RNA sequence: GCGCCUGUAGCUCAGUGGAUAGAGCGUCCGUUUCCUAAGCGGAAAGUCGCGGGUUCGACCCCUGCCUGGCGUG
Numbered sequence: 001g002c003g004c005c006u007g008u009a010g011c012u013c014a015g016u017g018g019a020u021a022g023a024g025c026g027u028c029c030g031u032u033u034c035c036u037a038a039g040c041g042g043a044a045a046g047u048c049g050c051g052g053g054u055u056c057g058a059c060c061c062c063u064g065c066c067u068g069g070c071g072u073g
Stems, first nucleotide, its partner, number of pairs: 001072005007066001010025004018056001027043005049065005
């Protein structure tokens, strides 16, 4: 250089066109306990990597760029 994959909450990931974007872990608050942990209830946390396009409608499809990974001359 070329090809393929990847990017969504603090972390690991789900979500493959239909409206309010989710789970587990973690964090915070409450409850429980002599205290801690565990358990139970609740809450906060997202420009869905960036720009453009298609569509009535895009996390999802197309395209350029960027990040990371794998392969290859």